[in-house]
RNA sequence: GCUCUGGUGGUGUAAAGGUUAGCAUUGGAGGCUGUCACCCUCCCGAUCCGGGUUCAAGUCCCGGCCAGAGCG
Numbered sequence: 001g002c003u004c005u006g007g008u009g010g011u012g013u014a015a016a017g018g019u020u021a022g023c024a025u026u027g028g029a030g031g032c033u034g035u036c037a038c039c040c041u042c043c044c045g046a047u048c049c050g051g052g053u054u055c056a057a058g059u060c061c062c063g064g065c066c067a068g069a070g071c072g
Base pairs, nucleotide, nucleotide: 001071002070003069004068005067006066007065010025011024012023013022018055027043028042029041030040031039048064049063050062051061052060
């Protein structure tokens, strides 16, 4: 330099172009308990950046950035 794959809460990971972006865990509040832990209920918190296509984009297209793999 070229090709391919990936980028989503603090962490891990879902989401055929169409419900309020889901689940687990961390954190916070409450319940339970003599206390703690376990357990139960609730809450907070995310789509790498810019543009395009579309009635509608996390998803498709283009460019960039970052990470990984392969080729040279």